């Protein structure tokens, strides 16, 4: 400076053909238990990295910018 991928709940991470967002761990309540944990049970927690455009409707498509990886140029 080119390419590819990735950015969604506190951590890892799904999300199908464009139809309004979920799971696992954790977190909070209650049960259980002499406590603890395990296990039942229910429950909070999201501007889906930014800005814009397309659409009746965008987490899913365009385009921009940022950010985190990998590979390739370049200067030195």
């Nucleotide at each position: 400076g080119g390419g590819c991928g990735g950015u969604u709940a506190g951590c890892u991470c799904a999300g199908u053909u464009g139809g309004u967002a979920g799971a696992g761990c954790g977190c909070c309540u209650g049960g259980u238990u002499u406590a603890c944990a395990c296990c039942c049970a229910g429950g909070a927690g999201g501007u889906c990295g930014u800005u814009g455009g397309u659409u009746c409707g965008a987490g899913a498509c365009c385009a921009u910018c940022a950010c985190c990886g990998c590979c390739c140029a370049c200067c030195a």

A computed fold for a 76-nucleotide RNA from a Chloroflexota bacterium, annotated as transfer RNA. Its Rfam family is "tRNA". Rfam classes the family as a transfer RNA. The organism belongs to Chloroflexota, within Bacteria. The RNAcentral record of the sequence draws on ENA and MGnify.